[in-house]
RNA sequence: GGUGGGGUAGCUCAGCUGGCUAGAGCGCCGGUCUCAUAAGCCGGAGGUCGGGAGUUCAAGUCUCCCCCUCACUA
Numbered sequence: 001g002g003u004g005g006g007g008u009a010g011c012u013c014a015g016c017u018g019g020c021u022a023g024a025g026c027g028c029c030g031g032u033c034u035c036a037u038a039a040g041c042c043g044g045a046g047g048u049c050g051g052g053a054g055u056u057c058a059a060g061u062c063u064c065c066c067c068c069u070c071a072c073u074a
Base pairs, nucleotide, nucleotide: 001073002072003071004070005069006068007067010026011025012024013023019057028044029043030042031041032040050066051065052064053063054062
């Protein structure tokens, strides 16, 4: 350099064929329980969906450019 995969919450990821309000587990915070801690249970906070542009009534999802990352290849 070429080809392909990936980038969504602090972490690991889901999100199908564009369409409700963007979600789960773990973690974090509060409550409950306990002599206390852990576990369990209840509640909560946390997101420019890598950046920009385009298409569309509507984009995490489609198109283009760029950035980062992984694999293969020369």
Predicted 3D model of a 74-nucleotide RNA (transfer RNA) from Caminibacter mediatlanticus TB-2. Taxonomically the source falls in Caminibacter mediatlanticus (Bacteria, Campylobacterota, Nautiliaceae, Caminibacter). RNAcentral holds the sequence, with entries from ENA. It matches the Rfam family "tRNA". The family's RNA type in Rfam is transfer RNA. Model confidence (mean pLDDT): 82 of 100.